[in-house]
């Protein structure tokens, strides 16, 4: 330098051929339970979907450029 894949909550990820309010598990916080801790049950917090533009009535999703990570080729 060329190419492939990935970037969504604190962590691990789902969401796809654009349209319902952006979700799950774990973590964390609160309550219940317990002598107490843990387990368990219930509830809650948490995201400008890597960035900027574009297309569209409408973008996490499509297009362009850039940034970061992993791998392959030279």
């Nucleotide at each position: 330098g060329g190419g492939a894949c990935g970037g969504u909550a604190g962590c691990u990820c789902a969401g796809c051929u654009g349209g319902u309010u952006a979700g799950a598990g774990c973590u964390c916080c609160g309550a219940g339970c317990u002598u107490a801790u843990a387990c368990c049950u219930c509830g809650g917090c948490g995201g400008u979907c890597g960035a900027u533009g574009g297309u569209u009535c409408g973008a996490a999703u499509c297009c362009a450029u850039c940034c970061c990570g992993u791998c392959c080729c030279a």
This is a predicted structure of a 74-nucleotide RNA (transfer RNA) from Candidatus Uhrbacteria bacterium CG22_combo_CG10-13_8_21_14_all_47_17. NCBI's taxonomy places the organism under Bacteria, Bacteria candidate phyla, Candidatus Uhriibacteriota. The sequence was found in a public genome assembly. Its mean pLDDT, the model's own confidence on a scale to 100, is 80. It matches the Rfam family "tRNA". Its family is annotated with triplet codon-amino acid adaptor activity in the Gene Ontology. It is annotated as a transfer RNA.